Small-subunit ribosomal RNA, 3' minor domain from Prevotella sp., 136 nucleotides, folded computationally. Model confidence (mean pLDDT): 82 of 100. The full RNA is in RNAcentral, with records from ENA.
[in-house]
Context: one part of a larger RNA
RNA sequence: CACCGCCCGUCAAGCCAUGAAAGCCGGGAGUGCCUGAAAGCCGUGACCGCGAGGGUCGGUCUAGGGUAAGACCGGUGAUUGGGGCUAAGUCGUAACAAGGUAGCCGUACCGGAAGGUGCGGCUGGAACACCUCCUU
Numbered sequence: 001c002a003c004c005g006c007c008c009g010u011c012a013a014g015c016c017a018u019g020a021a022a023g024c025c026g027g028g029a030g031u032g033c034c035u036g037a038a039a040g041c042c043g044u045g046a047c048c049g050c051g052a053g054g055g056u057c058g059g060u061c062u063a064g065g066g067u068a069a070g071a072c073c074g075g076u077g078a079u080u081g082g083g084g085c086u087a088a089g090u091c092g093u094a095a096c097a098a099g100g101u102a103g104c105c106g107u108a109c110c111g112g113a114a115g116g117u118g119c120g121g122c123u124g125g126a127a128c129a130c131c132u133c134c135u136u
Stems, first nucleotide, its partner, number of pairs: 003099001005096001008092002011089001013086004018081003023076005031068005040060004047054002102123009
């Protein structure tokens, strides 16, 4: 404390973290395209050198730069969803006794909210049965 009991949900208030979200901002990496230095490497007409070679030019290679479309990650974001918590708010009374329509499970529809109803199922209901006692 023991029905003047217990207890459920919406709504209202505060705090906390979190999901969605048009959009905005940022990050590193990759891909495609354009451009592409120096050195290196390959080749080399004229030219220089007695010669080795030099030189020049072309190519190759690539750091870097620019650009495009995406992917990924982070932040922010009008609005919005539920969650948790918070002595004494609001509305009802769903559950616990056959809780006053037995309750619960699945499903569908409906309803401010707990919830209601339909269909199927369960007993973790009552009743019945059994046991003990009382009265006749």